[in-house]
RNA sequence: CGGCGAGCUAGGCGGGGGGUUAGCGGUCCCCUGUACCAGAAAUCCGCUACAUGCUGGGCCGAAGCUCGAGGGCGGCGCUCGGAACCGCGCGUCGACCCGGUCGCCGGCGUGGAAGUCCCGUCCCGCUGGGUCGGCGGUGGUGGGGCCUUGGCCGGAGGGCUGAGGCGAACUGCCUUCGCCUGCCGAAUCCCCCAGGGGCGGAAGUCAGCAAGGGUAGGCAGGACGUGCGGCGCUGGCGGCAAACGGGACGGAGCUUGGGACCGGCCAUCGCCGCGCGGGGAAGGCGUCCACCUCGCGCGCGCUCGCCG
Numbered sequence: 001c002g003g004c005g006a007g008c009u010a011g012g013c014g015g016g017g018g019g020u021u022a023g024c025g026g027u028c029c030c031c032u033g034u035a036c037c038a039g040a041a042a043u044c045c046g047c048u049a050c051a052u053g054c055u056g057g058g059c060c061g062a063a064g065c066u067c068g069a070g071g072g073c074g075g076c077g078c079u080c081g082g083a084a085c086c087g088c089g090c091g092u093c094g095a096c097c098c099g100g101u102c103g104c105c106g107g108c109g110u111g112g113a114a115g116u117c118c119c120g121u122c123c124c125g126c127u128g129g130g131u132c133g134g135c136g137g138u139g140g141u142g143g144g145g146c147c148u149u150g151g152c153c154g155g156a157g158g159g160c161u162g163a164g165g166c167g168a169a170c171u172g173c174c175u176u177c178g179c180c181u182g183c184c185g186a187a188u189c190c191c192c193c194a195g196g197g198g199c200g201g202a203a204g205u206c207a208g209c210a211a212g213g214g215u216a217g218g219c220a221g222g223a224c225g226u227g228c229g230g231c232g233c234u235g236g237c238g239g240c241a242a243a244c245g246g247g248a249c250g251g252a253g254c255u256u257g258g259g260a261c262c263g264g265c266c267a268u269c270g271c272c273g274c275g276c277g278g279g280g281a282a283g284g285c286g287u288c289c290a291c292c293u294c295g296c297g298c299g300c301g302c303u304c305g306c307c308g
Stems, first nucleotide, its partner, number of pairs: 001308008011060003014032005022048005036057004064298002067295005074288005080283001085278007093270003097264006104258002106255003115249007123239007130231004134226003139174005145166009179222006189214003197206003
């Protein structure tokens, strides 16, 4: 001096961007890509340009490190740049709508187009009917009757006669669409009135409850009436833009459908363009840079044992 082995030391077991901070490192976010473990850290933890973490444990261990150039991921900054997209306005064109032209397509047309006329349907007005429903129940008069009351007669009950009043009852007549049938039906309505009661010597007569017969009234039905309402019914007269149907004249086109063109309109919608406002993508410049490549430079230490 070299090789092998053992031990040791420096060192290594990721790096970077952003944020935070006076500043640095960490906890936080992200990039890169593989690079031990555990614990704490935001009005926080460790530090001070020698700042590139702290505490504890483990492994490797002389291995590497700095600088420069190029490539390159990602971040940050910029009164650089301005895309997509959104809103508003304007313009052109188009859609929609209106008018016209063409007669290109389709359709109709001598089994008869346009046009003119007539009728019907529909619809409107007027006026009837039908039907269903709603609503409705006349006004008088004669006789009789009832209520109040006067006069005369009779011994009583009572008899005769007059005046006033009454919406009906019983009956006749006129009138009305205002009638008919059945049932019910008024303590304070009518008639009649068993029994009982009053007067009376008697004959008889009077008041009168219940029942019965009626009236008013109620309900139901029918008929009738109605300047009321409904209707899937119906007649007449007049009108009738369009549509539909039928007919007459007419005698060759019509087209309201599609299309093209011209003009108009612009309320709404769409394409495109322009302007303004918003919006911020790609990119640009600057800067930091994981990772990769190349190059210059620095470094590659100490102790012991064995062998040459």
Molecule: Archaeal signal recognition particle RNA
Organism: uncultured archaeon